A computed fold for a 1503-nucleotide RNA from an uncultured rumen bacterium, annotated as small-subunit ribosomal RNA. The prediction has a mean pLDDT of 82. Its Rfam family is "Bacterial small subunit ribosomal RNA".
[in-house]
RNA sequence: AGAGUUUGAUCCUGGCUCAGAUGGAAGGCUAGCUACAGGCUUAACACAUGCAAGUCGAGGGGCAGCAUGGCGGAAGCUUGCUUCUGCUGAUGGCGACCGGCGCACGGGUGAGUAACGCGUAUCCAACCUUCCCCCUAGCAGGGCAUAGCCCGUAGAAAUGCGGAUUAACACCCUAUGUUGUGUUUUGAGGACAUCUGACGAACACUAAAGGUUUCACGCUAGGGGAUGGGGAUGCGUCCGAUUAGCUUGACGGCGGGGUAACGGCCCACCGUGGCCACGAUCGGUAGGGGUUCUGAGAGGAAGGUCCCCCACACUGGAACUGAGACACGGUCCAGACUCCUACGGGAGGCAGCAGUGAGGAAUAUUGGUCAAUGGGCGGGAGCCUGAACCAGCCAAGUAGCGUGGAGGAUGACGGCCCUACGGGUUGUAAACUCCUUUUAUGCGGGGAUAAAGUGCAACACGUGUGCUGUUUUGCAGGUACCGCAUGAAUAAGGACCGGCUAAUUCCGUGCCAGCAGCCGCGGUAAUACGGAAGGUCCGGGCGUUAUCCGGAUUUAUUGGGUUUAAAGGGAGCGCAGACGGCCUGUUAAGCGUGCAGUGAAAUGCGGGUGCUCAACAUCUGCACUGCUGCGUGAACUGGCGGGCUUGAGUUGUCUGGAGGUGCGCGGAAUUCGUGGUGUAGCGGUGAAAUGCUUAGAUAUCACGAAGAACCCCGAUUGCGAAGGCAGCGCACCGUGGACAUUACUGACGUUGAGGCUCGAAGGUGCGGGUAUCGAACAGGAUUAGAUACCCUGGUAGUCCGCACGGUAAACGAUGGAUGCCCGCUGUAUGCGAUACAUUGUAUGCGGCCAAGCGAAAGCGUUAAGCAUCCCACCUGGGGAGUACGCCGGCAACGGUGAAACUCAAAGGAAUUGACGGGGGCCCGCACAAGCGGAGGAACAUGUGGUUUAAUUCGAUGAUACGCGAGGAACCUUACCCGGGCUUGAACUGCACAGGAAGGCGGCAGAGAUGCCAACGCCCUUCGGGGCCUGUGUGGAGGUGCUGCAUGGUUGUCGUCAGCUCGUGCCCUGAGGUGUCGGCUUAAGUGCCAUAACGAGCGCAAAAAAAUAUCUUUAAUUGCUAACAUUAAGUUGAGAACCUUAAAGAGACUGCCGGUGAUAAACCGGAGGAAGGUGGGGAUGACGUCAAAUCAUCAUGCCCCUUACGUCCAGGGCUACAGGCGUGCUAUAAUGGCUGGUAUAAAAAGAAGCGAAAUGGUGACAUGGAGCAAACCUCAAAAGCCAGUCUCAGUCCGGAUUGAAGUCUGCAACUCGACUUCAUGAAGUUAGAAUCGCUAGUAAUCCCGAAUCAGAAUGUCGGGGUGAAUACGUUCCCGGGUGUUGUACACACCGCCCGUCACGCCAUGGGAGUUGGUAAUACCCGAAGCUGGUAGCCUAACCUGUUUACAGGAGGGGGCCAUCGAAGGUAGGAUCAGCGACUGGGGUGAAGUCGUAACAAGGUAACC
Repeated sequence: AGAGUUUGAUCCUGGCUCAGAUGGAAGGCUAGCUACAGGCUUAACACAUGCAAGUCGAGGGGCAGCAUGGCGGAAGCUUGCUUCUGCUGAUGGCGACCGGCGCACGGGUGAGUAACGCGUAUCCAACCUUCCCCCUAGCAGGGCAUAGCCCGUAGAAAUGCGGAUUAACACCCUAUGUUGUGUUUUGAGGACAUCUGACGAACACUAAAGGUUUCACGCUAGGGGAUGGGGAUGCGUCCGAUUAGCUUGACGGCGGGGUAACGGCCCACCGUGGCCACGAUCGGUAGGGGUUCUGAGAGGAAGGUCCCCCACACUGGAACUGAGACACGGUCCAGACUCCUACGGGAGGCAGCAGUGAGGAAUAUUGGUCAAUGGGCGGGAGCCUGAACCAGCCAAGUAGCGUGGAGGAUGACGGCCCUACGGGUUGUAAACUCCUUUUAUGCGGGGAUAAAGUGCAACACGUGUGCUGUUUUGCAGGUACCGCAUGAAUAAGGACCGGCUAAUUCCGUGCCAGCAGCCGCGGUAAUACGGAAGGUCCGGGCGUUAUCCGGAUUUAUUGGGUUUAAAGGGAGCGCAGACGGCCUGUUAAGCGUGCAGUGAAAUGCGGGUGCUCAACAUCUGCACUGCUGCGUGAACUGGCGGGCUUGAGUUGUCUGGAGGUGCGCGGAAUUCGUGGUGUAGCGGUGAAAUGCUUAGAUAUCACGAAGAACCCCGAUUGCGAAGGCAGCGCACCGUGGACAUUACUGACGUUGAGGCUCGAAGGUGCGGGUAUCGAACAGGAUUAGAUACCCUGGUAGUCCGCACGGUAAACGAUGGAUGCCCGCUGUAUGCGAUACAUUGUAUGCGGCCAAGCGAAAGCGUUAAGCAUCCCACCUGGGGAGUACGCCGGCAACGGUGAAACUCAAAGGAAUUGACGGGGGCCCGCACAAGCGGAGGAACAUGUGGUUUAAUUCGAUGAUACGCGAGGAACCUUACCCGGGCUUGAACUGCACAGGAAGGCGGCAGAGAUGCCAACGCCCUUCGGGGCCUGUGUGGAGGUGCUGCAUGGUUGUCGUCAGCUCGUGCCCUGAGGUGUCGGCUUAAGUGCCAUAACGAGCGCAAAAAAAUAUCUUUAAUUGCUAACAUUAAGUUGAGAACCUUAAAGAGACUGCCGGUGAUAAACCGGAGGAAGGUGGGGAUGACGUCAAAUCAUCAUGCCCCUUACGUCCAGGGCUACAGGCGUGCUAUAAUGGCUGGUAUAAAAAGAAGCGAAAUGGUGACAUGGAGCAAACCUCAAAAGCCAGUCUCAGUCCGGAUUGAAGUCUGCAACUCGACUUCAUGAAGUUAGAAUCGCUAGUAAUCCCGAAUCAGAAUGUCGGGGUGAAUACGUUCCCGGGUGUUGUACACACCGCCCGUCACGCCAUGGGAGUUGGUAAUACCCGAAGCUGGUAGCCUAACCUGUUUACAGGAGGGGGCCAUCGAAGGUAGGAUCAGCGACUGGGGUGAAGUCGUAACAAGGUAACC
């Protein structure tokens, strides 16, 4: 520090995901030790049991228990001892009690609380403070009770009640009394003043306690300090505006009450205020901070442990006591719950420490000790202390240590995979040798380490304190630590290995099982599932899950955007707000700086020190970025003051315009009306029909009526803020621009949340108007349908007035303002200069560009550039601009505006392709022009289908279907049935045994085969070998599967002209250029041009030969001109011709003319046998179709192995209703039949072709000449000449069938071909639609060959005869190349939308129903405080009387009143749950219906 993921690829936008760190975690696998830290995040749920706050006898009365003493008694006996027992508070002490202090600390929890609760800073002249310290002054004289104890009494208990008696540092009275308190008075000072108020004076009021034994302590009043608390204020402190208004003690005043103190804290009266868009009120959530995690930081998230503060103590309320509480282990009341009960009543509060149940994914021991630290009480010893310190449990975290080290190669065995079969890998790993001993185990040592202190004594000594001596104290713990012994001995796992991301192979599985953080793996060769081997990472841990931060500049202050990706408000005016020109003075708020205070400690960082190290701990320094105060500076911002003119505005002059409103006027067109002329149609469409018309339409002429809109001019023209504005004239209103050293004001400005106004079309209300057009609707067409597109009609509307509505793709998809920054060019208007060519300037409207910007397209002085200011808006796609709520509206609807759920994308720009019922150019038997077919018939053949035991398999649009197959009766043959064999039918290695191999003949059998059986070896180095058989073993064999694992081969696009590369250049990039453009070509063929220059594969050429011309050479089997000869090139002869077969020539746009750019080239011509690649063939670029073939062959993997191998016999591949393809023969007269007659080329031939001749009607037979071939043979037909048939199912046509034969072959039944005779079917030129062909071609006619025993209408070849037509490129098909659009890229056989049906999911509405929350109104009103009050009760003080009495004061009880918790009643609010039914949404498999969008998407799309 980044990476993966949208695409065929690219750049961008943008989300999702990952790598990191963290922890109070949890789950999984695994686990040796030590140190340090941590441990109910959930139910503030309920709690059994034990403990957690007592102490003081130096306050007191006392004496239950213990101990001692004293006095008795009894027993034992050693006669002064032991034991037992009684009395005695005398002593140590002390249960309970009175009293003092403490219990308000410490400890727990985070429910509540959005608050002066917390943090920080400031203030209190408006306050309190037990214990502690200091100072001043005191502690006098009296008195009444009461608990305990005792007696009695109620009750089950808890707990009381009555009587008697008693003490105190308990309580009360009096005295004295200050610098205390109150009142009056005085009035320094505070700059003045409202006001405050120091030093004084007078009067009134208020104290005390003793104990112990002489020293300390205690008590009272006052003052000061310290500590702790209380209060006030500034600033900061979560989310929601779908919470916008809230408030009546509310805000303030005066006077009281209350309080420690201020205050509406409370009360009476008066006023009407107070808070709020800088977010009141309401709702939700939450203890706050120091800090913690993360981050470069700014930030974001968190608030467990530790520290500070707050709040709470079963829930709610209340006060008492006290210095302090409205009190966790106190009280009272109410409520819920639990427990006890004798049913009458009572008791309780673990959010203290342990512990239990429950909840939960989840969190420990009913441990030890007060030794240390700290707290309470005490004079002290000491007591108490679940605070604390220790230990226990838990990998739950951090840190440290170990599980050994060195050597050791036949690189062992084994495993696993690979292999070139040698080996490699696990792997120095193991074994083995030597060494070490942390740890472990055992034994021993080891404290005056942590202890400092306490008590006592002495010293120093003002107080603190220090030091010395002595005494005593250890839970952890006989621990840490140390030593010795033993012996590698006691100790390694987890996750991962497709990319991100370090690390790969085999087997199994077969879209199954499963994995997955994202992308995605798995459908028979899975590096992605499961196992194994190996590897990688970390290691006493590893990985998973959930959360937070980071990466994420993905909320952007640092640090983002808004033309097209999400995003500029439809426009203007404008309050608040924000921002704001030049000069100058002042102030010092912002800002800078100095100093001071604070920012607790811990934490953090730097340095040091201590635990063996580290974590950890400790010391020290810094930091704590903050707040406050006092100074200081004056550039900038702000405040206040003065001035200026350039921003802004006003006046004057000139001037522009479809700017607005109102009124008036005009012509053309349309429709309608009336009349005339006129006659049969009009109208409409792709074509029609509906419609109109003989009742006279349409057309035409004249006149009239109505409403609406304004042709030409007219223009990327003008005006307006936008919407928008167009005939002409007038009036009114509003507005832009220019002018100049002009006049005036003097910053008056810009923007603008809310607010106000305007706002196309459509829509709404009321009233008019209605010519045209025209939603809805009707009819006619189209169509599979057509609720559309087209046509005929037609209502609302379109128009006017008034009012509403308030939205548009309201667009420049671009908010407004100001300034700055190269140019060229057009135009409108104004004002100028002019030579009437032009030109300057300003403001508009446009075009093209530099820089710059931008993802690119593009923008570019009219910015999307460079800057400043203000407003608005955006933060993945869908759900959704939806739901709910609120606001507006007559309604329609508008504004505001979510969530659940779901996806890993959605998107922008550009690129290359592909495609288009886009466009341009070009080509092709592509169409057209022609000729002939096929599709109809019969047959042949192939195929589908069906059938079958089997009908073997493959090929299936073009590119399968007379295809593999160039030839299935057996064989072939792969299929079926049956019979056999199992090292096998064929091949081979090794071992053993045997033997020639073989086999006449016979028997059985369908045969394979089996049995009998005559006959029957070679070489040798003498070991054996060859050959064969048998047994065993290793291989075999498979036309079994996969052509989607492959090689090779092939088809097709297509013989189409394309496909690429190097270097350079352009682009961020994909990519482009080159290869485009012009001309030309069959051609990316060539020329020219050119940021390209060259090159490669294709094209062409070269090459080949069977073509066409000629020459040379050669001359048999071929040829024959001359000579001779014959029936005949038959023979002699010839080498001229033809022909043959070898070598050459020839054609290249070479020549001429024209056109063209003077080029390439084209056109015409000459010459030539041939002319523009002469004809034909071979030759097939990069690639496409997972095209075909595992059955030619080869081959990986899988499968079979007495069978899926192999042998044999028979059957099948030949089946047959019907469909399709390819052919053959026909339908006849351009013909059929009969007779006669002429002429090829190219092939083939020895198990062959087979002549002549003879026989047969014939197939053929007999025959065998000749020929391994220019020699012999197979061997021509159409044609031509005659005759006949005369348009008919025929003298056409020949299927089918019958009979008889021939040939091949082991064998023609299934299942061959041919012959003869007989039979004589369909068929009379073929529907839709469709095929081939451009010249020696089509058509037509025969011939041959391969295969082959035989078996072509097929295939491959050969020659004979031999046409027609092409205007042309509009259309169909295919192709090439530019261009254009695209939402396609599996590429249009693409993509994709909506309803419906079904499953699932979340959600809105919903009659209602259930529950929660916070308030309000009223009723009732506990405890309690306060106030009031005739009876009742009452120790201290007072008065009277001298009674132990009365009265008074005071107090209590009771009652009354205010407030008051809980409760009740009521109506609303709000938040949830459930809810028949219902609405849409999302998602799912291959459903249904259509085809809306993407191309001109077939009606351009969209709002």